[in-house]
Molecule: Bacterial RNase P class A
Organism: Pseudomonadota bacterium
RNA sequence: AGAGUGGGCCGGGCGGUCGCGGCCGCGCCCGUUCGCGGCUGAGGAAAGUCCGGCCUCCAUAGGGCAGCGCGCUGGGUAACGCCCAGGCCGGGUGACCGGACGGAAAGUGCCACAGAGAACAGACCGCAAGGGGCCUAUCCCCUUGUAAGGGUGAAACGGAGGUGUAAGAGACCCCCAGGCGCGGAGGUGACUCCGCGUGCUCGGCAAACCCCGCGUGGAGCAAGCUCAAGCAGAGGACGAUGACGCGGCCCGCCGAGUCCUCGGGUGGAGCGCUUGAGGCGGGUGGUAACACCCGUCCCAGAGGGAUGACCGCCCUCGACAGAAGCCGGCUUACAGGCCCACUCUCCUU
Numbered sequence: 001a002g003a004g005u006g007g008g009c010c011g012g013g014c015g016g017u018c019g020c021g022g023c024c025g026c027g028c029c030c031g032u033u034c035g036c037g038g039c040u041g042a043g044g045a046a047a048g049u050c051c052g053g054c055c056u057c058c059a060u061a062g063g064g065c066a067g068c069g070c071g072c073u074g075g076g077u078a079a080c081g082c083c084c085a086g087g088c089c090g091g092g093u094g095a096c097c098g099g100a101c102g103g104a105a106a107g108u109g110c111c112a113c114a115g116a117g118a119a120c121a122g123a124c125c126g127c128a129a130g131g132g133g134c135c136u137a138u139c140c141c142c143u144u145g146u147a148a149g150g151g152u153g154a155a156a157c158g159g160a161g162g163u164g165u166a167a168g169a170g171a172c173c174c175c176c177a178g179g180c181g182c183g184g185a186g187g188u189g190a191c192u193c194c195g196c197g198u199g200c201u202c203g204g205c206a207a208a209c210c211c212c213g214c215g216u217g218g219a220g221c222a223a224g225c226u227c228a229a230g231c232a233g234a235g236g237a238c239g240a241u242g243a244c245g246c247g248g249c250c251c252g253c254c255g256a257g258u259c260c261u262c263g264g265g266u267g268g269a270g271c272g273c274u275u276g277a278g279g280c281g282g283g284u285g286g287u288a289a290c291a292c293c294c295g296u297c298c299c300a301g302a303g304g305g306a307u308g309a310c311c312g313c314c315c316u317c318g319a320c321a322g323a324a325g326c327c328g329g330c331u332u333a334c335a336g337g338c339c340c341a342c343u344c345u346c347c348u349u
Stems, first nucleotide, its partner, number of pairs: 001345010012314007020041008043320001047331002050329005055220004062251004067216005072086005087101001088099004102211002107209002109205003124150002126146008158176002161173003177201002179198008224271004233262006245253001278297008315318001
């Protein structure tokens, strides 16, 4: 210099005027509704609503089955399917990246096409022995043995060599690879390394059923609660032989209403509702995620639902997009820009 990898951050700035939401204060013919003043008012994803929790109601949330979710190890956390660190496998020259990564020697099932045969396998070509057709050979047929070589396939029942044999074969032997068993070393552990024995060679798929371990009650802020105003009941079904709640089912609990149709009334206000597993700065412990301590700050809260418009100056000329109970994650979208660490190649010294 070029090409990359990982991480962090910013997301136009300053000033003025008007408009809108919230809070506070003052004024007035007091109105939560008018006027004035002050402060404050979207994001890193507020998004998708995919996980986990807080909160609320239903048994103070109970037992079982079924179902569903998760699945290497250790740690973090309120919790998680998230995060950190590590192991193993795979990819990359490398920085680094990716992995639903328990069990297939519990059982069942599946493995397209091709092929003889696709899992206690099998014989198409081939190899070999015996017999026959023949007087002999070639050749052909039958029986038997075999699986070295060929062929099919994504995958063919360990690999290379030798002994052996009619031909062959882990049948046997040395070596290699794997499995199983035993032992040793390191590590909290996943796991790694080493030694010995055993011919044991036992394919893949569990995002197929299934088995094992862990987790899981349901519904959701239109949850749920309070106040105010108003109204008119009628018919039917079920129910103390237990309804509704209760959820896919059973048990258990509760204990008097529940549901449907028609008709009538209202469609107002308040709480939940923003102080919180909170932000920022510093310190301590820890490789880290994170935890603890000290200081400091208050940072939207609507309910027809607020953020906009205009002007001036500057610049690199501005992307994706906007709260609706709250929080922790994941995922997705994003113009442009900044910083840090590291890798590879080339050049120069």